[in-house]
Small-subunit ribosomal RNA from Prevotellamassilia sp., 1532 nucleotides, folded computationally. Its mean pLDDT, the model's own confidence on a scale to 100, is 83. It matches the Rfam family "Bacterial small subunit ribosomal RNA". NCBI's taxonomy places the organism under Bacteria, Bacteroidota, Bacteroidia, Bacteroidales, Prevotellamassilia.
RNA sequence: ACAAUGGAGAGUUUGAUCCUGGCUCAGGAUGAACGCUGGCUACAGGCUUAACACAUGCAAGUCGAGGGGCAGCAUGGCGUCUUCUUCGGGAGAUGCUGAUGGCGACCGGCGCACGGGUGCGUAACGCGUACCGAACCUGCCGCACACCCGGGAACAGCCCUGCGAAAGCAGGAUUAAUGCCCGGUGUCCUCCUCAUGCCGCAUGGUGUGAGGAGGAAAGAUUUCAUCGGUGUGCGAUGGCGGUGCGUCCCAUUAGCUUGCUGGCGGGGUGACGGCCCACCAGGGCGUCGAUGGGUAGGGGCUCUGAGAGGAGAGUCCCCCACACUGGGACUGAGACACGGCCCAGACUCCUACGGGAGGCAGCAGUGAGGAAUAUUGGUCAAUGGGCGGAAGCCUGAACCAGCCAAGUAGCGUGAGGGAGGGAGGCCCUACGGGUUGUAAACCUCUUUGGCGCGGGGGCAAAGUGCGGCACGCGUGCCGUUUUGCGAGUACCGCGAGAACAAGGACCGGCUAAUUCCGUGCCAGCAGCCGCGGUAAUACGGAAGGUCCGGGCGUUAUCCGGAUUUAUUGGGUUUAAAGGGAGCGCAGGCGGCCCUGCAAGCCAGCUGUGAAAUUCGGCGGCCCAACCGUCGGACUGCAGUUGGAACUGCUCGGCUUGAGUGCGGACAGGGGCGCUGGAACUCACGGUGUAGCGGUGAAAUGCUCAGAUAUCGUGAAGAACUCCGAUCGCGAAGGCAGGCGUCCGGGCCGCUACUGACGCUGAGGCUCGAAAGUGCGGGUAUCAAACAGGAUUAGAUACCCUGGUAGUCCGCACGGUAAACGAUGAACACUCGCGGUGCGCCGUUUUAGUGUGCGCCGCCAAGCGAAAGCGUUAAGUGUUCCACCUGGGGAGUACGCCGGCAACGGUGAAACUCAAAGGAAUUGACGGGGGCCCGCACAAGCGGAGGAACAUGUGGUUUAAUUCGAUGAUACGCGAGGAACCUUACCCAGGCUUGAACUGAGAGUGACGUAUGCAGAGAUGCAUAUUUCUUUGGACACUCUUGGAGGUGCUGCAUGGUUGUCGUCAGCUCGUGCCGUGAGGUGUCGGCUUAAGUGCCAUAACGAGCGCAACCCCUAUUGCUGUUUGCCAUCAGGUGAAGCUGGGCACUCCAGUGAUACUGCCAUCGCAAGAUGAGAGGAAGGCGGGGAUGACGUCAAAUCAGCACGGCCCUUACGUCUGGGGCUACACACGUGUUACAAUGGGAGGUACAGAAGGCAGCGAUCCCGCGAGGGUGUGCGAAUCCCGAAAACCUCUCCCAGUUCGGACUGGAGUCUGCAACCCGACUCCACGAAGCUGGAUUCGCUAGUAAUCGCGCAUCAGCCAUGGCGCGGUGAAUACGUUCCCGGGCCUUGUACACACCGCCCGUCAAGCCAUGAAAGCUGGGGGUGCCUGAAGGCCGUGACCGCAAGGGUCGGCCUAAGGCAAUACUAGUGAUUGGGGCUAAGUCGUAACAAGGUAGCCGUACCGGAAGGUGCGGCUGGAACACCUCCUUU
Repeated sequence: ACAAUGGAGAGUUUGAUCCUGGCUCAGGAUGAACGCUGGCUACAGGCUUAACACAUGCAAGUCGAGGGGCAGCAUGGCGUCUUCUUCGGGAGAUGCUGAUGGCGACCGGCGCACGGGUGCGUAACGCGUACCGAACCUGCCGCACACCCGGGAACAGCCCUGCGAAAGCAGGAUUAAUGCCCGGUGUCCUCCUCAUGCCGCAUGGUGUGAGGAGGAAAGAUUUCAUCGGUGUGCGAUGGCGGUGCGUCCCAUUAGCUUGCUGGCGGGGUGACGGCCCACCAGGGCGUCGAUGGGUAGGGGCUCUGAGAGGAGAGUCCCCCACACUGGGACUGAGACACGGCCCAGACUCCUACGGGAGGCAGCAGUGAGGAAUAUUGGUCAAUGGGCGGAAGCCUGAACCAGCCAAGUAGCGUGAGGGAGGGAGGCCCUACGGGUUGUAAACCUCUUUGGCGCGGGGGCAAAGUGCGGCACGCGUGCCGUUUUGCGAGUACCGCGAGAACAAGGACCGGCUAAUUCCGUGCCAGCAGCCGCGGUAAUACGGAAGGUCCGGGCGUUAUCCGGAUUUAUUGGGUUUAAAGGGAGCGCAGGCGGCCCUGCAAGCCAGCUGUGAAAUUCGGCGGCCCAACCGUCGGACUGCAGUUGGAACUGCUCGGCUUGAGUGCGGACAGGGGCGCUGGAACUCACGGUGUAGCGGUGAAAUGCUCAGAUAUCGUGAAGAACUCCGAUCGCGAAGGCAGGCGUCCGGGCCGCUACUGACGCUGAGGCUCGAAAGUGCGGGUAUCAAACAGGAUUAGAUACCCUGGUAGUCCGCACGGUAAACGAUGAACACUCGCGGUGCGCCGUUUUAGUGUGCGCCGCCAAGCGAAAGCGUUAAGUGUUCCACCUGGGGAGUACGCCGGCAACGGUGAAACUCAAAGGAAUUGACGGGGGCCCGCACAAGCGGAGGAACAUGUGGUUUAAUUCGAUGAUACGCGAGGAACCUUACCCAGGCUUGAACUGAGAGUGACGUAUGCAGAGAUGCAUAUUUCUUUGGACACUCUUGGAGGUGCUGCAUGGUUGUCGUCAGCUCGUGCCGUGAGGUGUCGGCUUAAGUGCCAUAACGAGCGCAACCCCUAUUGCUGUUUGCCAUCAGGUGAAGCUGGGCACUCCAGUGAUACUGCCAUCGCAAGAUGAGAGGAAGGCGGGGAUGACGUCAAAUCAGCACGGCCCUUACGUCUGGGGCUACACACGUGUUACAAUGGGAGGUACAGAAGGCAGCGAUCCCGCGAGGGUGUGCGAAUCCCGAAAACCUCUCCCAGUUCGGACUGGAGUCUGCAACCCGACUCCACGAAGCUGGAUUCGCUAGUAAUCGCGCAUCAGCCAUGGCGCGGUGAAUACGUUCCCGGGCCUUGUACACACCGCCCGUCAAGCCAUGAAAGCUGGGGGUGCCUGAAGGCCGUGACCGCAAGGGUCGGCCUAAGGCAAUACUAGUGAUUGGGGCUAAGUCGUAACAAGGUAGCCGUACCGGAAGGUGCGGCUGGAACACCUCCUUU
């Protein structure tokens, strides 16, 4: 520079991920409708439904210059009458007169076939496009040539008569013409015959000459002339016919056709043709979709889209079809005729009942239908049309106006300034605020549109009349005159005046825009996902915001997004999808070289592709929309010229594809026949005796009539052990003892032959496991069904004992399987390694960069969503076939085809869901696996479960028995102290700024105390008494006011705290690496440990929270230190005693150190580490105990410990008081105590602790009491004082019993605390003396100073229901083989349809409601074809009498036919008692089939059976887990 202007996604399946896949949204569009709202202008648009029915008006007439005429009007003339008179006459009425202008009706001409409407029908040469007509027509128009002579008869009208309600009709008489007829002429035309030339692809066409036959005409007038008439040719225009190609859906429509296909000859037509007819032949169409059914006017174009496409066909233009429905012709240049005719039918109207009239799918308009679509307007001024010589007339064509936001475009509703950022609204709050918001107010300014007033061009170029001029006389020019519905509109000017003019939807995500209140799974929203069950950005309102704006939303429809039907541009191992396999007709595709042709293909040119539309330039309305003009485009079709690479066709050749031949070896390939041994069963015989058999255990069954076992003999059927394999063969199904025979196949070698003969393959044909079917055999085993026995809640199952079809053979049918490699066939190409079968080459026949055909395993690249595939592709390409397009409904229904049947093949829809799926990931789970822990089991000791009592809980009761805690992880728990209080509950009585606290204001000087009275008390009343002060006030109380108060609700709004998994060893991060990603790696593996403890290994390297250690107690010890501790030494001293002086050695106390680390030795081990009657040591392998609780889980617990959001109560859900209750009691459970006794009870004697506490306290001592206790009260705020240890040990007794065991319960008497022990305290003494003799199923704790057992202390507390809790010491065991099992846990791995995570998920029957649908005796309708009958109008054919001068007409007959009737039939629609399944529904019923090995692995085909899922048999598949054994059931 040329060319090009063009392509976005999101939400939703999951715990998360990638993929597949559907659904939905954002965009544009519309002849729209609906909701809310509404100022103006321009341009365009406006029955999409009932081609339903229509009142009324208008929509096609015109020509007097064709004609006869004169009803009406006007004029003139004539007459009569009236009236007026200026006497000339005027006016009016009436009659005559076609004389004039004209003209109703009539004859005639032209037009009425255009214009306008609609889309019923039509799937067709209807339309579109390109051709053809040598097979045609064409009025008016143009050009050319020639002509226009003579004659005649009628019919309307008018007139007369008649009929009829009307519409109208009939008869008679008369008559004109550019109406009709006859004759003449014939350039010319047509036909026939003959001669001859030329042309065409063909039928054939065309020219010339001669002869024969036939065929024309109209006049009018305004008389210069113009308009007409006739014939012929040409042109133009319009039409007609034919052909190629294109033109919707259904194959669950597969065969259709009798004028049907062709011929010959006729008829008919403008013309060709079975268009029609006679005869002859038997054809024609169809899977390249005939026929039938459904739907539909077609195109230019319109919408959408990047395009290719898809969808549509309103307005405008072209074509077609139709005009109430059906049929028919007439006239005419043209019609089978929207506002013509005839007939039939339905409907409406008029009627005198005899008979008539009508056709808005023209413009308006009406009713109806409908969600829905306008005025019964104006004008022929312009454009156009008809007639006319013209003026002109007609024109609902057209041009205008009216109505409608129904579309597109333009304009306006004001502009500038204006902050202490007012008030009000809304929201927040730390009380400061934020927002509405420059918005308003207010100031200044402007004036479009609207309103009022005024002006106002152009649409009239042209055309008309008149006059004139020019020329080849019809045009042109000039002058003048006249024509505007719209409309005084557009436009312009002036005036007043911000004045008259803003809404709709939305605000959870997609998707721009958020808060408050109300509501409480209600009311409601919703396009999809989804919101709403008390804190809703999702409902309703408000405030604010967002988007668009004279509109905004909703609904409907189309395209897009959707590469989601994929030509552009998809797929088929597992997501939907490869036919079960082969052969093969048609079809599609096809090796190498050469020749020719030019159909496809490419290029140039020509014609066409109407206009409008679309795109670009320019221009006109102020702009734009809109319009004009020019150009491009219209991707197409046809013709023509050329090209020859590729495809095709054709001629010739080739050998590598394919096939043949020759040679060789191979196999469980197939058919038929023969044959063998073992085993099972049965029969017979022998031996032999009591059981056999079977199972988890059993039973049914068999057996003394002799089974089982064992031996022998025999019979019969079926299947072939070992070899045998990860093997071989076959197209697939499938094929296995041996031998024979027949048939088939691939492979290797040789390279002799053919010469592309090939590949694929819709239909078609054949084969096709098992089960099944028919007929006939056979039957040993096994074994659906069935029977019995078990199991079980049940068990139509799994297990057992039997057992029939069947299993086997022959013949025939059937035709399906997880018929699978879930992978169609063929060919070519693309790194390698290893194993194996069969050949060949080669080798010492053991080598091999060997070679070929198969089978199997692993990988590069590449592919794939991934898993995986990977020369046997799921890689890279080519060809052909088959199949898929969300899940369910459903491989079902209906129809058809096949089958004896079972059933198979083909194969939907309504309705319903927002998913259904594939692969992989992380978890969780498994009646999966491996490894390993734990008082988990086992081993052991002692308990619980039985008793009585205590205590807690459930339940029940109650006025109340307050509340919470509820598997483990609630239940001697909150509570570490319920007689009142506590106390939250109940009853009763009171108070209302309140019982407590506090701000403000006012007041009082009180409040209180004491006494008395009333009262159950709270409280009330009365009397007495009664502050401080620096004079500011303080303090207290009363009143008012603002706060109060609530153990009321929500632990599912929360904080904090706690339980549990669990003191389990885990949980994570950074960087790197791997993976599209979720995620993985690290953290896995081996060894080791109590431990993710450590070592080794290692695409990981490090790190954090956990573990361990650091902390405390305890065990040994050094040092330091002192009194309240201690007493060895010294002294004193007592009845005794560290009692005293003294001392600080020891003990103790309490502070600080040390010690232990597998350090040493030995063995094993790479190391880490393990082991040892090791050493040493107080202690040895973490010494013992405690504190310490990772990421997280259980919406775990607690709103009643406390705190706190929200909600609720306010003379009460607050508060005070008295009393009651929390202590109830038929029961049930948990935790405990005491026991059941002799390892004991009782009595007596006699030792030894630790820790803790103590002033409203501990309390010594002494006295009293049997005792609880009372009195006294030294000492001690405590190493000083206080606080009896008990079991044990010694002695005595009891002698196995409901006891000298056991102590409940009860009676009596007391003590203590306290205001008070009635409900409802503890303790003491006396008496009483219950159950209970070791505890079913089941279950708990504990591994050493532990269990067991014994006592002591403390907290709370007046006292105590404490047998509880927390601590302390004394005495002091047993057992652990081991990890199979139960429970819990950790790691790795595996399966999964689970993810609320197995307390998961989920299947089918039944019951209930709703919905759509199949079948069904039938019933009702629709369109169609067929046969028969009848048959209008009309055309054709025939036709002696009638009519006509004639042409001809009429009549009658025949043929055809619309409608109608009858009959049977197929198709289709609606409805239908009843019936079948299906879908969807709240937590219905029964079971548990599937997902884990789902507890019998599952699934596929088939058969039988069963309430149901399902079970079983036979064959098949892996899309099954686990593999050392055993294990019947086990649900939600």